[in-house]
RNA sequence: GGGGCUGUAGCUCAGUUGGCUAGAGCGCCGCAUUCGCAUUGCGGAGGUCAGGGGUUCGACUCCCCUCAGCUCCA
Repeated sequence: GGGGCUGUAGCUCAGUUGGCUAGAGCGCCGCAUUCGCAUUGCGGAGGUCAGGGGUUCGACUCCCCUCAGCUCCA
């Protein structure tokens, strides 16, 4: 220098012919349960979907550029 893969909540990830309002588990906070803790149950907070632009009535999803990580070739 060139090719491929990945980037979504604090962590691990799901989310596909583009379509209500973006989700799960763990973690965090509150309440109940207990003498207290743990467990369990219920509720809640937390996201610029890596960043920018484009297409479209509508984009996490399609196209282009950039950034970061992994990997292959030279």
This is a predicted structure of a 74-nucleotide RNA (transfer RNA) from Candidatus Peregrinibacteria bacterium CG10_big_fil_rev_8_21_14_0_10_55_24.
The source organism's lineage runs through Bacteria, Bacteria candidate phyla and Candidatus Peregrinibacteriota.
Its Rfam family is "tRNA". Rfam links the family to the GO term triplet codon-amino acid adaptor activity.
The prediction has a mean pLDDT of 81.